A computed fold for a 73-nucleotide RNA from uncultured Elusimicrobium sp., annotated as transfer RNA. It matches the Rfam family "tRNA". It is annotated as a transfer RNA. The prediction has a mean pLDDT of 81. The organism belongs to Elusimicrobium, within Bacteria.
RNA sequence: GGGCGUAUAGCUCAGCUGGGAGAGCGUCUGCAUGGCAUGCAGAAGGUCAGGGGUUCGAUCCCCCUUACGUCCA
Numbered sequence: 001g002g003g004c005g006u007a008u009a010g011c012u013c014a015g016c017u018g019g020g021a022g023a024g025c026g027u028c029u030g031c032a033u034g035g036c037a038u039g040c041a042g043a044a045g046g047u048c049a050g051g052g053g054u055u056c057g058a059u060c061c062c063c064c065u066u067a068c069g070u071c072c073a
Base pairs, nucleotide, nucleotide: 001072002071003070004069005068006067007066010025011024012023013022019056027043028042029041030040031039032038049065050064051063052062053061
């Protein structure tokens, strides 16, 4: 330098054929317990890597860029 893949909550990851942004763990609050652990209920937390385009509408499609992984040279 070229090919392919990955980037979504604090962490690990889903997200179908373009229309609701989610799960588990963690954090916080309440209840149960004398307390911890634990269980139950609830809540907070997101520039969907960045920019542009297509579309009535984009995490999803197209283009460019960035970071990481991998292969080739």